A computed fold for a 74-nucleotide RNA from an uncultured Gammaproteobacteria bacterium, annotated as transfer RNA. The sequence was found in a public genome assembly. Rfam family: tRNA. The family has 954 seed sequences and 5,335,975 matches in Rfam 15.1. Rfam classes the family as a transfer RNA.
RNA sequence: GCCGGAGUAGCUCAGUCGGUAGAGCAGUUCACUCGUAAUGAAAAGGUCGGGGGGUUCGAUCCCUCUCUUCGGCA
Repeated sequence: GCCGGAGUAGCUCAGUCGGUAGAGCAGUUCACUCGUAAUGAAAAGGUCGGGGGGUUCGAUCCCUCUCUUCGGCA
């Protein structure tokens, strides 16, 4: 320098051939218990890496620019 993968909640990961985002664990509150753990219930938590880029009525998704990271080729 060229090619490809990954980036989504605190962590590990889903997700829709474009219609406004979910799970498990962790954390919080409540119940249960003499108390803790375990268990059960509830609520909360994300401008989907970034663009005052493009297409579209509408973008996490398509195109493009860019950042981080992993792998391959030279």